The RNA shown here (FMN riboswitch aptamer (RFN element)) has 126 nucleotides and comes from Faecalibacterium gallinarum. RNAcentral holds the sequence, with entries from Rfam.
RNA sequence: AGUUCGUUUCAGGGCGGGGUGCAACUCCCCACCGGCGGUACAGCCCGCGACCGUCUGCCCCAGGGCAGGCGCUGACCCGGUGAGAUUCCGGGGCCGACGGUAUAGUCCGGAUGAAAGAGACGAGAG
Numbered sequence: 001a002g003u004u005c006g007u008u009u010c011a012g013g014g015c016g017g018g019g020u021g022c023a024a025c026u027c028c029c030c031a032c033c034g035g036c037g038g039u040a041c042a043g044c045c046c047g048c049g050a051c052c053g054u055c056u057g058c059c060c061c062a063g064g065g066c067a068g069g070c071g072c073u074g075a076c077c078c079g080g081u082g083a084g085a086u087u088c089c090g091g092g093g094c095c096g097a098c099g100g101u102a103u104a105g106u107c108c109g110g111a112u113g114a115a116a117g118a119g120a121c122g123a124g125a126g
Stems, first nucleotide, its partner, number of pairs: 003124008016030004031106002033096002035048004043094002052071009076092005098109003
């Protein structure tokens, strides 16, 4: 160094202009944003987390909390370079949980939460 356990820190960005309207950061036109690991540098390749549903166990008591399992889980093509790129370069596209509210990826809320994961410290075995 690796590995196991423990403690601990960190861990998501974005509506600016115009139009309509009683009212829109929600509609329309222009704009803006991109979690984590893998891999030739990735929102749209593979996998993970988050959200949501469900089941089992435990806890407090009727509604939740915690742990685990299962399910669900959006979106890309063309050309170039190269040994290799749906990742780079050029071009043209596309996508974005739930609740609230004039219909929301960008506002408010669950969330001062949780978490993929990244790091620090300590201990054990070999």